[in-house]
Molecule: glmS glucosamine-6-phosphate activated ribozyme aptamer
Organism: Mesobacillus maritimus
RNA sequence: AGUCAAAUUAAAGCGCCAGGACUAAUUCUGUUCGGAAAAGAAUUAGUUGACGAGGUGGAGGUUUAUCGAGUUUUUCGGCGGAUGCCUCCCGGCUGAACAGCACAGCCGCACAAUCUCUACUUUAAAACAUUAAGGUAACUUAAUGCACAAAGAGUAGGGAAUGCUAAAAC
Numbered sequence: 001a002g003u004c005a006a007a008u009u010a011a012a013g014c015g016c017c018a019g020g021a022c023u024a025a026u027u028c029u030g031u032u033c034g035g036a037a038a039a040g041a042a043u044u045a046g047u048u049g050a051c052g053a054g055g056u057g058g059a060g061g062u063u064u065a066u067c068g069a070g071u072u073u074u075u076c077g078g079c080g081g082a083u084g085c086c087u088c089c090c091g092g093c094u095g096a097a098c099a100g101c102a103c104a105g106c107c108g109c110a111c112a113a114u115c116u117c118u119a120c121u122u123u124a125a126a127a128c129a130u131u132a133a134g135g136u137a138a139c140u141u142a143a144u145g146c147a148c149a150a151a152g153a154g155u156a157g158g159g160a161a162u163g164c165u166a167a168a169a170c
Stems, first nucleotide, its partner, number of pairs: 014080004019076001020048010051068003057089006090108006099165004114160009128145007
């Protein structure tokens, strides 16, 4: 240094880096005789490689799995994963008294939960500016100040939305 085994810790714009980009060192090329610089190439090492909001009933399957902000230098590209999506199951909700069945549309351990419209509420963060520390550098970490979203969710109001069965009442 590598491999194997065990234990502990650590996560979802999460983790990793063999492409690319950038930095450093060394070597080579380098107009016209020579040299230097810019520039280019090779090798080695390093750096970078997603800013928050939102999101988990169980099992299986699947991969370009929601929403905006920012940059235009790569948040490019690749791999893995993931609360997405599909099917089934479990437990529930709405469909104008209650119950059951079917159908349609939904919810997921809850103060919720059919579809649609309107109003209000719901701490954005990076970025940017200033500063400190580490590193030759690319960059990394942290503090202070500071503005701007969308989706989703919640509250209130309005509108729209099955059939059948048994029995009872009028």